[in-house]
Predicted 3D model of a 75-nucleotide RNA (transfer RNA) from a Candidatus Woesearchaeota archaeon. The RNAcentral record of the sequence draws on ENA. Its Rfam family is "tRNA". Rfam classes the family as a transfer RNA. Gene Ontology term of the family: triplet codon-amino acid adaptor activity. The organism belongs to Candidatus Woesearchaeota, within Archaea. The prediction has a mean pLDDT of 80.
RNA sequence: GGACCUGUGGCCCAGUCUGGAUAAGGCGAUUCCCUCCUAAGGAAUAGACCGGGGGUUCAAAUCCUCCCAGGUCCG
Numbered sequence: 001g002g003a004c005c006u007g008u009g010g011c012c013c014a015g016u017c018u019g020g021a022u023a024a025g026g027c028g029a030u031u032c033c034c035u036c037c038u039a040a041g042g043a044a045u046a047g048a049c050c051g052g053g054g055g056u057u058c059a060a061a062u063c064c065u066c067c068c069a070g071g072u073c074c075g
Base pairs, nucleotide, nucleotide: 001074002073003072004071005070006069007068010027011026012025020058029045030044031043032042033041051067052066053065054064055063
């Protein structure tokens, strides 16, 4: 330098191919129940508008484009 993959709550991860919109789930956190206390168990709550910019569209995490970061391969 070239090709490809990845980037979504504190952490992990689905959703992207086939655009529909209030972004699912697990761990963790907080509160409550249970218990003599702790752990375990049960219930509830909060937390991401999707790496950044621009574009297409009635509508974008999802399509196009540029850039950034990480990874793999090639030279």